About this RNA
This is a predicted structure of a 385-nucleotide RNA (Bacterial RNase P class A) from Zetaproteobacteria bacterium CG1_02_53_45. The sequence was found by an Rfam model in a public genome assembly.
RNA sequence: GGAGUGGUCUGGACGGUCGCGUUGGAUGCCUGCAUCCACCGAGGAAAGUCCGGGCUGCACAGGGCAAGGCGCCGGUUAACUGCCGGUGAGGGCGACCUCGAGGAAAGUGCCACAGAGACUUAGACCGCCAGCCGCGCUUUCGGGAGCCGCUGGUAAGGGUGAAAAGGUGCGGUAAGAGCGCACCGCCCGAUCUGGUAACAGAACGGGGCAUGGUAAACCCCGCCUGCAGCAAGGCCAAAUAGGAGAGCGCCAAGCGUGGCCCACGUUUGCUCUCGGGUAGGCUGCUUGAGCCUGCCGGUAACGGCAGGCCUAGAUGAAUGACCGUCUCCUCCCUUUCGGGAACGAACUGGAGAGACAGAACCCGGCUUACAGGGCCACUCCGUAU
Numbered sequence: 001g002g003a004g005u006g007g008u009c010u011g012g013a014c015g016g017u018c019g020c021g022u023u024g025g026a027u028g029c030c031u032g033c034a035u036c037c038a039c040c041g042a043g044g045a046a047a048g049u050c051c052g053g054g055c056u057g058c059a060c061a062g063g064g065c066a067a068g069g070c071g072c073c074g075g076u077u078a079a080c081u082g083c084c085g086g087u088g089a090g091g092g093c094g095a096c097c098u099c100g101a102g103g104a105a106a107g108u109g110c111c112a113c114a115g116a117g118a119c120u121u122a123g124a125c126c127g128c129c130a131g132c133c134g135c136g137c138u139u140u141c142g143g144g145a146g147c148c149g150c151u152g153g154u155a156a157g158g159g160u161g162a163a164a165a166g167g168u169g170c171g172g173u174a175a176g177a178g179c180g181c182a183c184c185g186c187c188c189g190a191u192c193u194g195g196u197a198a199c200a201g202a203a204c205g206g207g208g209c210a211u212g213g214u215a216a217a218c219c220c221c222g223c224c225u226g227c228a229g230c231a232a233g234g235c236c237a238a239a240u241a242g243g244a245g246a247g248c249g250c251c252a253a254g255c256g257u258g259g260c261c262c263a264c265g266u267u268u269g270c271u272c273u274c275g276g277g278u279a280g281g282c283u284g285c286u287u288g289a290g291c292c293u294g295c296c297g298g299u300a301a302c303g304g305c306a307g308g309c310c311u312a313g314a315u316g317a318a319u320g321a322c323c324g325u326c327u328c329c330u331c332c333c334u335u336u337c338g339g340g341a342a343c344g345a346a347c348u349g350g351a352g353a354g355a356c357a358g359a360a361c362c363c364g365g366c367u368u369a370c371a372g373g374g375c376c377a378c379u380c381c382g383u384a385u
Stems, first nucleotide, its partner, number of pairs: 001381010012326007020041002023038007043356001047367002050365005055229004062262004067225005072086005087101001088099004102220002107218002109214003125158002127154006134147002137144002166184006186207004191202004233283004243274006254266003290309008328354001329352004335346004
């Protein structure tokens, strides 16, 4: 100097004029209005509605089936499929990133195309070897090498493929093959060391020279799971018609907040037609698993202690508009400095532009979007000293 990786902060400032909302105070008064003053007034994602809860309601809240979710180990949390750490696997030179991470010897299914052949341990395209018939060449006349066809053997070499059913070497064979052997690799068994564990390592004995892959395919195994949702729910006020008719049913059946069965409880219910009232107000509604600072423990997520703070609560939906100055960013010009150059920095002037985006019961996560600017730590490459 360049290229990267991980994390984090910010994403306009000041002044003036006018205008909004909640709450509190003061004054006035026609008692629910007006005026004035003060504090406060959108986010890192408020988005998505994907997870988990708090809270509210229903349910004698029980048993089972089905359905759904999770799936290595440990920790954290109110809880989670989250987060932190670790193990294992994969990618990257590396800092780091990703994971769909139980089971393929319970069973079923699938592996397209290509290829001879993709588990009924298969399979013969090119090849390699042996034998037989035929052809021509050669011969020291014993034979030798070659070509076509047929028969048999073979799976080491080549090809196809994502993948061809262990690797290297030696022996052996007509040619080959774990066919045999050595080492490695794999499987089984038991033991030791480290670790809470997942797991890692070491040595010993035996075996076969193999148990192909795929479960975000069905499935098996283990653990977990009531449902609905602030438009939940509660209170007040007002008004009407506790309306009329028809059918089914009443030992049954129906109803009881996902589906089915059982249990339990409860009761006349269910369907259709005609007709009437209400849509208002208050609450839930913001003091929280809250935020900030410091110390302690912990690798960390996070936890404990002490102190401080109160920071929207709207309801057709408030927090805005204008002006001026400045700042940040982009481009152009002038001058200066550094440099071999590319270019970088500073100054002057001019022009332009400013990301994603708006609470509605609350909280913890995840995912997605984001112009520009800053900071910290680490990796790789090049150069100089």